[in-house]
The part of an RNA shown here (small-subunit ribosomal RNA, central domain) has 352 nucleotides and comes from an uncultured bacterium. The full RNA is in RNAcentral, with records from ENA and SILVA.
Context: one part of a larger RNA
RNA sequence: CUGGGCGUAAAGGGUGCGUAGGCGGCCUGGUAAGUUGAGCGUGAAAUUUUUGGGCUCAACCCAAAGGGAGCGCUCAAGACUGCCGGGCUUGAGUGCGGGAGAGGACGGCGGAAUUCCCGGUGUAGCGGUGAAAUGCGUAGAUAUCGGGAGGAACACCAGUGGCGAAGGCGGCCGUCUGGACCGUAACUGACGCUGAGGCACGAAAGCGUGGGGAGCAAACAGGAUUAGAUACCCCUGGUAGUCCACGCCGGUAAACGAUGAGUGCUAAGUGUUGGAGGGUUUCCACCCUUCAGUGCUGCAGCUAACGCAUUAAGCACUCCGCCUGGGGAGUACGGCCGCAAGGCUGAAACUC
Numbered sequence: 001c002u003g004g005g006c007g008u009a010a011a012g013g014g015u016g017c018g019u020a021g022g023c024g025g026c027c028u029g030g031u032a033a034g035u036u037g038a039g040c041g042u043g044a045a046a047u048u049u050u051u052g053g054g055c056u057c058a059a060c061c062c063a064a065a066g067g068g069a070g071c072g073c074u075c076a077a078g079a080c081u082g083c084c085g086g087g088c089u090u091g092a093g094u095g096c097g098g099g100a101g102a103g104g105a106c107g108g109c110g111g112a113a114u115u116c117c118c119g120g121u122g123u124a125g126c127g128g129u130g131a132a133a134u135g136c137g138u139a140g141a142u143a144u145c146g147g148g149a150g151g152a153a154c155a156c157c158a159g160u161g162g163c164g165a166a167g168g169c170g171g172c173c174g175u176c177u178g179g180a181c182c183g184u185a186a187c188u189g190a191c192g193c194u195g196a197g198g199c200a201c202g203a204a205a206g207c208g209u210g211g212g213g214a215g216c217a218a219a220c221a222g223g224a225u226u227a228g229a230u231a232c233c234c235c236u237g238g239u240a241g242u243c244c245a246c247g248c249c250g251g252u253a254a255a256c257g258a259u260g261a262g263u264g265c266u267a268a269g270u271g272u273u274g275g276a277g278g279g280u281u282u283c284c285a286c287c288c289u290u291c292a293g294u295g296c297u298g299c300a301g302c303u304a305a306c307g308c309a310u311u312a313a314g315c316a317c318u319c320c321g322c323c324u325g326g327g328g329a330g331u332a333c334g335g336c337c338g339c340a341a342g343g344c345u346g347a348a349a350c351u352c
Base pairs, nucleotide, nucleotide: 003324004323005322006321007306008305012320014201015200016199017198021194022193023192025088026087027086028085029084030083031082033081034080035077036076037075038074039073040072041071042070049065050064051063052062053061054060091191092188093187094186095184096183097182098181103177104176105175106174107173108172109171110154115149116148117147118146119145120144121143125136126135162169163168206249207247208246209245210244211243215242216241220237221236222235223234260319261318262317263316264315265314268297269296270295271294272293273292274291275290276289277288278287279286301308302307325352326351327350334345335344336343337342
């Protein structure tokens, strides 16, 4: 390489949109590029195979015959693929009618709590821990009542609930806006799937400029702990940061279901979310059927086992990504990106 693989052994790209490419539904006419058959040509010699012959045999040598993919030409076939044409509606999309949702952006509003400030009551402690101390307090703290300021986060509802492609999204109201689902079957008529490059999105930390700063809190300071403690854990403080706006900043993660996307097929049972149809029904509700989602149990099958099991890790097909012993190493070098931190791509010697 062929191959075999990728939930946990090495291996699914963080996620989407989409270019080239690859792949592609049902019926029908044509064509004959692919495909198949036949004929002809070519397929040098040597080699190889068979037969015969020559060196006393053999190796070796000579002669004849055979074999042969590929390529070219001609004829034929017309199933399948392609190409050209016609038609269809089940794939895909549109329309119409519905209801659900922490989907996104912006603006406004609300209450609880923490902290701080002002005032009242009130007096000697408060706080903190395993125990303490640092700290705060007679300049009146803690506690309690009233008022005010400001920032951040939204208890209960809350749910193996919902929404989103992923990251992620949770007080209430409004404006703008994306997607999905159910029903219907009016319209288009294969318009589809995947997707190397590419483009976009992408938690937290971090970066740049400006703002903000209540609580929390790397760094830092102090108190403890300890033989020591430049530490973990604990305590008292506390700056970046956490928050907001903008960014031709970042681009990573156990970005996880450690499971790429699409389509079809393959026992059941049970819970739950959204919808539709039917039945029973005063209502609440209940039962049956069905579509879409989300869980659990479980058969066949699969699996090294664990386990998966109509939300597959089963049975198949299409397309992409990735793996190929451990260390060296996600390092070096080069390139690209970045203000930097660093990211992406990504070896070898050597060694076991």

Background: The coordinates come from a structure-prediction model, not an experiment, and the mean pLDDT is 82. Its Rfam family is "Bacterial small subunit ribosomal RNA". Its family is annotated with ribosome and structural constituent of ribosome in the Gene Ontology.